Predicted 3D model of RNase P RNA and transfer RNA as a complex of 418 nucleotides. The coordinates come from a structure-prediction model, not an experiment, and the mean pLDDT is 79. It holds a member of the Rfam family "Bacterial RNase P class A". By type it is a ribozyme.
RNA sequence: AGAGUUGGCCAGGCAGUCGCUCGCAGUACCGUUAAGGGUGCGGGAGGAAAGUCCGGGCUCCGAAGGGCAGGGUGCCAGGUAACACCUGGGCGACGUGAGUCGACGGAAAGUGCCACAGAAAAUACACCGCCUGAAAACAGGUAAGGGUGAAAAGGUGCGGUAAGAGCGCACCGCGUUGAUGGUAACAUCGAUGGCAGGGUAAACCCCACCCGGAGCAAGACCAAAUAGAGAAGUGAGGCAUGGCCCGUGCUGCUUCUGGGUAGGUCGCUUGAGGCAUGCGGUGACGUAUGCCCCAGAUGAAUGACUGUUCACGACAGAACCCGGCUUAUCGGCCAACUCGCCUC
RNA sequence: GCGGGCGUAGUUCAGCGGCAGAACAUCAGCUUCCCAAGCUGAGAACGCGGGUUCGAUUCCCGUCGCCCGCUCCA
Numbered sequence: 001a002g003a004g005u006u007g008g009c010c011a012g013g014c015a016g017u018c019g020c021u022c023g024c025a026g027u028a029c030c031g032u033u034a035a036g037g038g039u040g041c042g043g044g045a046g047g048a049a050a051g052u053c054c055g056g057g058c059u060c061c062g063a064a065g066g067g068c069a070g071g072g073u074g075c076c077a078g079g080u081a082a083c084a085c086c087u088g089g090g091c092g093a094c095g096u097g098a099g100u101c102g103a104c105g106g107a108a109a110g111u112g113c114c115a116c117a118g119a120a121a122a123u124a125c126a127c128c129g130c131c132u133g134a135a136a137a138c139a140g141g142u143a144a145g146g147g148u149g150a151a152a153a154g155g156u157g158c159g160g161u162a163a164g165a166g167c168g169c170a171c172c173g174c175g176u177u178g179a180u181g182g183u184a185a186c187a188u189c190g191a192u193g194g195c196a197g198g199g200u201a202a203a204c205c206c207c208a209c210c211c212g213g214a215g216c217a218a219g220a221c222c223a224a225a226u227a228g229a230g231a232a233g234u235g236a237g238g239c240a241u242g243g244c245c246c247g248u249g250c251u252g253c254u255u256c257u258g259g260g261u262a263g264g265u266c267g268c269u270u271g272a273g274g275c276a277u278g279c280g281g282u283g284a285c286g287u288a289u290g291c292c293c294c295a296g297a298u299g300a301a302u303g304a305c306u307g308u309u310c311a312c313g314a315c316a317g318a319a320c321c322c323g324g325c326u327u328a329u330c331g332g333c334c335a336a337c338u339c340g341c342c343u344c
Numbered sequence: 345g346c347g348g349g350c351g352u353a354g355u356u357c358a359g360c361g362g363c364a365g366a367a368c369a370u371c372a373g374c375u376u377c378c379c380a381a382g383c384u385g386a387g388a389a390c391g392c393g394g395g396u397u398c399g400a401u402u403c404c405c406g407u408c409g410c411c412c413g414c415u416c417c418a
Stems, first nucleotide, its partner, number of pairs: 002339009012309007020044006029037002046315001050326002053324005058215004065246004070211005075089005090104001091102004105206002110204002112200003127146002129142005154172006173195001174193008219266004229257006237251004259417002273292008310313001345414007354368004362398001370386005391407005
């Protein structure tokens, strides 16, 4: 100097003027019964605020108990409030490598499906071929070779045979089993069986573990207003809870028509919070101490203009709150590592 | 904001994992003096990107778009 890999950070800067919103102060200015306005100080979008795909907090629902159904997860160990997330490890695949990716339990429990082609698609029933019966026809043996297909009775080699074949042997693969290492997944070594028998579980299913439902338009309170009215359907049923049953409580429920009110307060932001340092741990993370308070709207704020500067600015805008995942994203910076090349 | 559903010819809908169909519409031909109706024929589609599978409109994941419902008296 080039090509890469992984992790982390930033998301135009500065200054001025005028606004918007929230909190606090202050009430000397306006207005005064009060509210309010104005003033001063302070705060004011993101790494994804997004998709709403998971997990949790919080709130209410018959305290949510049992069973069935349904859904989710799926190598092992750990982290965590929890997870489908994260960390470390195993195995497999890819890459020269740093590293990356993996819905990665079970098909020797059972059932289903496998179009076309092919002799045959799963109980192997052999089309061409090879061998034997002298030949043909036919019968028997065979599964090496050819052919079909996404897939067809382990692979390579030697022996063997009429031709062949795990028929025998060696190595590899597979099953069973023992020992060793490891918490485990698993790995290594040995013994043994000539060898179970195709694929599909993002088909039903089996095994193990987990899951009550709804969601801040949850829910609580104040105020206002009123016709808890009418019709149809249903009722050995309906509602309260999710699909169903049991158990418990209530007596209606559904649809349509009609009437009224649509104002305010709380929930609402101090939280599994952030930053720094120390300690424990390979790490995710945990813990101790110190410091900090950092949006909270409800027609819904975060904007406009000017100057200056640079590398000329991407994706995009909170609505109860967190932890993740996924998707979108101009560009820039830092650290560690890898590969080949050049020079000393 | 929260919850639910749906994407297949131009339109409205079907579709057991194995060649994607129907009706209306469009176009061409026949019929008619002309048009309509009728008859015959043709063209035209699985929203997009991955994955599972021999094979995907169908199963799974992501993404994009569209539609519906949700205040109180009650």